[in-house]
RNA sequence: UGGCGAGUGGUGUAGUGGUAGCACAGGGGACUUUGGCUCCUCUGACCCAGGUUCGAAUCCUGGCUCGCCAGCCA
Numbered sequence: 001u002g003g004c005g006a007g008u009g010g011u012g013u014a015g016u017g018g019u020a021g022c023a024c025a026g027g028g029g030a031c032u033u034u035g036g037c038u039c040c041u042c043u044g045a046c047c048c049a050g051g052u053u054c055g056a057a058u059c060c061u062g063g064c065u066c067g068c069c070a071g072c073c074a
Stems, first nucleotide, its partner, number of pairs: 001070007010024004018054001026042005047063005
């Protein structure tokens, strides 16, 4: 420098154009002598900018970060 892949709550992960889910973690409550387990409930996210579209996490363009591969210089 080029090619490919990835980026979604604190963490992991699903969602390929039409209400952003799940698990763990966290807050509150029930239970318990206390803690744990279990149950109920709540909070919290689409990497950034632009475009297409009635509608974008999803499609397109550019950028950023990370990973893999290749190349150049030393």
The prediction has a mean pLDDT of 81.
The RNA shown here (transfer RNA) has 74 nucleotides and comes from a Dehalococcoidia bacterium.
The source organism's lineage runs through Bacteria, Bacillati, Chloroflexota and Dehalococcoidia.
Its Rfam family is "tRNA". Rfam classes the family as a transfer RNA.
The sequence is in RNAcentral, with records from ENA and MGnify.
RNAcentral records the identical sequence in 3 taxa.